[in-house]
Context: one part of a larger RNA
RNA sequence: CUCGGGAGAAGGAACUCGGCAAUUUAACCCCGUACCUUCGGUAUAAGGGGUGCCCAAUCUGGUGAUCCGCCCGCGCGGUGAGCUUUUUUGGGCCGCAGUGAAAAGGCUCAGGCGACUGUUUAUCAAAAACACAGCACUCUGCUAAGCCGCAAGGCGACGUAUAGGGUGUGACGCCUGCCCGGUGCCGGAAGGUUAAGAGGAGAGGUCAGCCGCAAGGCGAAGCCUUGAAUUGAAGCCCCGGUAAACGGCGGCCGUAACUAUAACGGUCCUAAGGUAGCGAAAUUCCUUGUCGGGUAAGCUCCGACCUGCACGAAUGGCGUAACGAUCUGAGCGCUGUCACCUCCCGAGACCCG
Numbered sequence: 001c002u003c004g005g006g007a008g009a010a011g012g013a014a015c016u017c018g019g020c021a022a023u024u025u026a027a028c029c030c031c032g033u034a035c036c037u038u039c040g041g042u043a044u045a046a047g048g049g050g051u052g053c054c055c056a057a058u059c060u061g062g063u064g065a066u067c068c069g070c071c072c073g074c075g076c077g078g079u080g081a082g083c084u085u086u087u088u089u090g091g092g093c094c095g096c097a098g099u100g101a102a103a104a105g106g107c108u109c110a111g112g113c114g115a116c117u118g119u120u121u122a123u124c125a126a127a128a129a130c131a132c133a134g135c136a137c138u139c140u141g142c143u144a145a146g147c148c149g150c151a152a153g154g155c156g157a158c159g160u161a162u163a164g165g166g167u168g169u170g171a172c173g174c175c176u177g178c179c180c181g182g183u184g185c186c187g188g189a190a191g192g193u194u195a196a197g198a199g200g201a202g203a204g205g206u207c208a209g210c211c212g213c214a215a216g217g218c219g220a221a222g223c224c225u226u227g228a229a230u231u232g233a234a235g236c237c238c239c240g241g242u243a244a245a246c247g248g249c250g251g252c253c254g255u256a257a258c259u260a261u262a263a264c265g266g267u268c269c270u271a272a273g274g275u276a277g278c279g280a281a282a283u284u285c286c287u288u289g290u291c292g293g294g295u296a297a298g299c300u301c302c303g304a305c306c307u308g309c310a311c312g313a314a315u316g317g318c319g320u321a322a323c324g325a326u327c328u329g330a331g332c333g334c335u336g337u338c339a340c341c342u343c344c345c346g347a348g349a350c351c352c353g
Stems, first nucleotide, its partner, number of pairs: 001348008011338001014337001019334001027051005036041001038171001052093006061084003067078004094098001106332007113324002118130002134169007146155003172319004177249003182246002184242005191237003197231002202226005209218003250268005277311001278308001289305005
């Protein structure tokens, strides 16, 4: 010096990203206990007091000697000693110290997120992530939908729409606005488009034969190749519906008798132009916005304002008691975290062997 453990004057978070770590607290009994609240909780809230041993009295439970009475019995009733046990009261004794050792919550206030108990990255993340009851949409009439399998077969389910599958949201409370133009899904079938197939006009090849001196030309049937019109479903186009389907939810200019602002007007665009609520927020760039609170001093925190770069309503919005090895800020207590280090015990390192 490193690691593990112990103690520390006066101070007490000045340490540090941050009280990280380590203290403090702690059992049982009694007193007492706020805001808030879903009336269950919060709550061991907080905050106080007591605790050993001996003696006496007292209260309670257990057992039940003895004695007495009775309709006499292997019975019943009463009495209640002794032992034991619980409580209360008074008195006394000792120590620094009485839950005498060990084991045994630090507390409070405010806010964010998630309702909660749960689950998770076996081996750097336990969380605000996942799940969750509850809510909604949607599919499925039973040989169900969906899923596994080439199939046989199986799950669903020996269930039957108060059931089963999928998707989203995520207790509870108050709510959940506008847009169907695009994409998706559902419905429609008049018209347009449209495959194989059907159809076979026409065209070509070959060839009997014919023409020609020849080269060559023409060319029926058959066979072969090709092939127009016409016919031809779903789909798509088209017509509607649907947003707790995927998603989306404007710009410029002017205007009121101080100024400022604009309830008001104009204009352009759109499918429709963000409603309630919330808002410098786990979202705010400018930004340590501005004001207030807390501090002697506050880039964090809390309350407001609204100029929302770029919140917003089941990719849910806003609240919310309880809960949390969650995150943030503050205070009390307490401490070697620190000012500032010291000592002790043990294990290493190091030296000798």